[in-house]
RNA sequence: CGGGGUGUGGCGCAGAUGGAAGCGCGCUGCUUUUGGGGAGCAGAGGUCAUCGGUUCGAGUCCGAUCACCCCGA
Numbered sequence: 001c002g003g004g005g006u007g008u009g010g011c012g013c014a015g016a017u018g019g020a021a022g023c024g025c026g027c028u029g030c031u032u033u034u035g036g037g038g039a040g041c042a043g044a045g046g047u048c049a050u051c052g053g054u055u056c057g058a059g060u061c062c063g064a065u066c067a068c069c070c071c072g073a
Base pairs, nucleotide, nucleotide: 001072002071003070004069005068006067007066010025011024012023013022019056027043028042029041030040031039032038049065050064051063052062053061
């Protein structure tokens, strides 16, 4: 320098054909327990890497940029 891949709550990941975000673990509260653990119930937490574009509507489509990984030179 060229090509490809990944980027989504604290962590690990889903999210077929665009209709607006969910699962597991973790965290908080309550119940149970003498207490803890375990179990059950409820809840908080996301500018979907960034900036633009297309569209009535974008995590999803298009372009550029950034970070990391792989391949080639």
The RNA shown here (transfer RNA) has 73 nucleotides and comes from a Chloroflexota bacterium. The prediction has a mean pLDDT of 81. Rfam family: tRNA. Rfam classes the family as a transfer RNA.